[in-house]
Molecule: c-di-GMP-I riboswitch aptamer
RNA sequence: UUUUGCUCAGGGCAAACUUCGCGAAAGCGAGGGGCGCAAAGCUAGAGGGGCUAACCGGGUUUUAAGAACUCAUGGAAAUGAGACCCGCACGCCAGCCAGCUGCCAAA
Numbered sequence: 001u002u003u004u005g006c007u008c009a010g011g012g013c014a015a016a017c018u019u020c021g022c023g024a025a026a027g028c029g030a031g032g033g034g035c036g037c038a039a040a041g042c043u044a045g046a047g048g049g050g051c052u053a054a055c056c057g058g059g060u061u062u063u064a065a066g067a068a069c070u071c072a073u074g075g076a077a078a079u080g081a082g083a084c085c086c087g088c089a090c091g092c093c094a095g096c097c098a099g100c101u102g103c104c105a106a107a
Stems, first nucleotide, its partner, number of pairs: 002107004012037002017032006035095001041100003047097002049093003056087005062068001069082005
């Protein structure tokens, strides 16, 4: 240096669940907890993949499908607000793959 993780040392991290906090959510931080992990260390500003959809856009008797309503103003057409549906990342996930770095031991 390379490969491997049967063995040794010091040990390390921490899933679900749970408490508190943050967040629209996905999820995140801290405490408890411990399923597992030899990279479960780091990178999500530019490799792939996944999650969410606040903002924004479109829509609500017509459509492939979904919501398919309420209120206000108006003579009406319509407009606005709310609720709901669809799309969307500038929000997330490295314990999905990937990239980078690295302890111990063996060969």